[in-house]
RNA sequence: GGCCCAAUCGUCUAGGGGUUAGGACACCAGAUUCUCAGUCUGGGAACCGGGGUUCGAAUCCCCGUUGGGCUG
Numbered sequence: 001g002g003c004c005c006a007a008u009c010g011u012c013u014a015g016g017g018g019u020u021a022g023g024a025c026a027c028c029a030g031a032u033u034c035u036c037a038g039u040c041u042g043g044g045a046a047c048c049g050g051g052g053u054u055c056g057a058a059u060c061c062c063c064g065u066u067g068g069g070c071u072g
Stems, first nucleotide, its partner, number of pairs: 001071007010025004018055001027043006048064005
């Protein structure tokens, strides 16, 4: 240099055109406990950037960025 893959809450991850963008762990609050832990209940928190297609895009297409793999 060429080709391919990936990017979603703090972390890991579901999603494959119309969802309230869901779950686990973590975090916060309350309950329980002498305290901590654990358990239970509740809560906050996310679509890498730009453009395009579409009535509608996290989802499809293009460019870029970052990371990974193969290869000259």
Molecule: transfer RNA
Organism: Bacteroidota bacterium